[in-house]
RNA sequence: GGCCAGGUGGCGGAACUGGUAUACGCUCCAGCUUGAGGUGCUGGUCUCCGAAAGGAGGUGCAGGUUCGAUUCCUGUCCUGGCCA
Numbered sequence: 001g002g003c004c005a006g007g008u009g010g011c012g013g014a015a016c017u018g019g020u021a022u023a024c025g026c027u028c029c030a031g032c033u034u035g036a037g038g039u040g041c042u043g044g045u046c047u048c049c050g051a052a053a054g055g056a057g058g059u060g061c062a063g064g065u066u067c068g069a070u071u072c073c074u075g076u077c078c079u080g081g082c083c084a
Base pairs, nucleotide, nucleotide: 001083002082003081004080005079006078007077010026011025012024019067028044029043030042031041032040046057047056048055049054060076061075062074063073064072
């Protein structure tokens, strides 16, 4: 240098012929249970604004196509693999 795969909440990891972003698991927090702890159960757990209700943003980054993009296209950064 060329080709291939990947980058999504605190972590793992889904979402696929474009149509509610974060299902599910873990961690963590609160409560119940216990003499206490563990286990178990219930609720919560992306960011910002807000007292709340609610609102806005968010899929490595920057653009494009589209009514609509994690998904398609272009450029670019990073990680892994193969070739030279």